């Protein structure tokens, strides 16, 4: 001084409440249970409980099946109940390292776009270079500037956000994988790896980008959410209007086929109470086996919030952190006194496994 | 609690195969009028809510907060 994972999230005590839950008394009550009054014991928010971004259990749309359409995911190889999550490992970047960080298939299947500038944007000559012929000049032979015209050249200049592998020699009228070397990339062989890949050789085979455009490929995906659903108990108009029996309807849309069934759509109108789901689970803790790990397996051992307008709060006292001010010691800073009330992020709702996102401080350990 | 939509000038609202962000009122000047309204002309005014990402380029695409709104006419 960096860099990576882990932990902690103010103590402690009195009171004064609040929610559940266990129980005593009493009062109503035959009783049981309910309810109401006084009491007692117990127990009461997180690592993110958020944000609802994914992934499951549950519930429920009577049921099954095929095809299109739409959706997610995206290097291998493992873990998981699953997953877009974690693990290891390729690979490609950034960093002296330790380490990080990656939407990380496929542009040679097609199809579209690449504004402006620029000749051209993927298929092309504007300047340039080089050859040829004509016209002209000087002219012995030959040459040579200019104009036209025809054909080679992607070396060079200029455009841009990208221009047709890069550099070096050789070669050419000039030029150019046209030839050769090292380098990049692509193919094919060989070895090695489960593979992602990798090394080694061989062949001049050199194709612009964008798939967070459509697309092609490989894998998967039925909807909707506890306000989900079930009972009770109270209400009212089981009401009105349409739509159809070759019909409707079968919880995103279209076809189809096989099965159910008087089914759907619109207004109106009562009830706005209680219970159930509701908290013991892919749970936590230790300790032992396996794996590099992420996970797993075996014992023990432990129970820890269930509200329903919504509970887990106040307040006083110490102590611990910050800040402030005096005063004493030579400075770093320390000791004492005193005073501010400062104590992050935020707060359960059906439950888990993830990620993402905010966080004052303090603590531990690896590495460079 | 759950699900869904939006955010673009001062206010309403556009903006498509991803290429110079635009109208309309408002608001400042100027014409026309004795003056004022209306009327014409001109001018300014933008972190497209932030922040990262893809791409040569982002209001448009992808990701991640924030901030509002549907309140029993989003549900039982």
């Nucleotide at each position: 001084a960096g860099u990576a994972g882990g932990c902690u999230g103010g103590g402690u005590g009195a009171u004064c409440g609040c929610g559940c839950u266990c129980u005593g008394g009493c009062a109503u009550g035959u009783a049981a249970g309910g309810u109401g009054c006084c009491g007692g014991g117990g127990u009461g928010a997180g690592g993110a409980a958020a944000g609802u971004c994914c992934g499951a259990g549950c519930u429920c749309c009577a049921c099954c099946g095929g095809g299109c359409a739409g959706c997610g995911u995206g290097c291998u190889g493992g873990g998981u109940a699953a997953c877009g999550c974690c693990c290891a490992g390729g690979c490609g970047g950034g960093g002296c390292a330790a380490c990080c960080c990656g939407a990380c298939g496929g542009a040679a299947a097609g199809u579209g776009c690449c504004a402006c500038a620029g000749a051209a944007a993927c298929a092309u000559a504007c300047c340039g270079c080089c050859c040829c012929g004509a016209u002209u000049c000087u002219u012995u032979g030959a040459g040579a500037u200019a104009u036209c015209g025809g054909g080679g050249u992607a070396a060079g200049g200029g455009u841009g956000a990208a221009a047709u592998g890069g550099u070096g020699a050789g070669g050419u009228a000039a030029g150019a994988g046209c030839u050769c070397a090292c380098c990049a990339g692509c193919g094919g062989c060989c070895g090695g790896g489960u593979g992602a890949c990798c090394g080694g050789u061989c062949g001049g085979c050199u194709g612009g980008g964008c798939a967070a455009a459509c697309c092609c490929c490989a894998c998967g995906c039925g909807g909707a959410g506890c306000a989900a659903g079930g009972c009770c108990a109270a209400a009212u108009a089981g009401g009105a209007g349409g739509a159809c029996a070759c019909a409707a309807g079968g919880a995103c849309g279209c076809c189809c086929g096989g099965c159910c069934u008087g089914u759907c759509c619109u207004c109106g109108g009562g009830u706005u109470g209680g219970c159930c789901g509701c908290u013991g689970g892919a749970g936590g803790u230790g300790g032992u086996g396996g794996g590099c790990g992420a996970c797993c397996g075996c014992c023990a051992u432990c129970c820890u919030a269930g509200a329903u307008u919504g509970a887990u709060g106040g307040u006083c006292a110490c102590c611990g952190c910050u800040c402030c001010c005096c005063g004493c010691c030579c400075u770093a800073g320390g000791c004492g006194g005193g005073g501010a009330g400062g104590c992050a992020c935020a707060g359960a709702a059906c439950u888990c496994g993830g990620c993402u996102u905010a966080c004052a401080g303090g603590c531990c350990u690896g590495c460079u | 609690g759950g699900g869904c939509c939006g955010u673009u000038a001062g206010c309403u609202c556009a903006a498509u195969u991803g290429g110079c962000a635009g109208a309309g009122c408002a608001a400042g000047g100027g014409a026309c009028u004795c003056u004022u309204a209306a009327u014409c002309c001109c001018u300014a005014g933008g972190u497209u809510g932030g922040a990262g990402g893809u791409u040569c380029g982002a209001u448009u695409c992808c990701u991640c907060c924030a901030c509002g709104g549907c309140u029993c006419a989003c549900c039982a």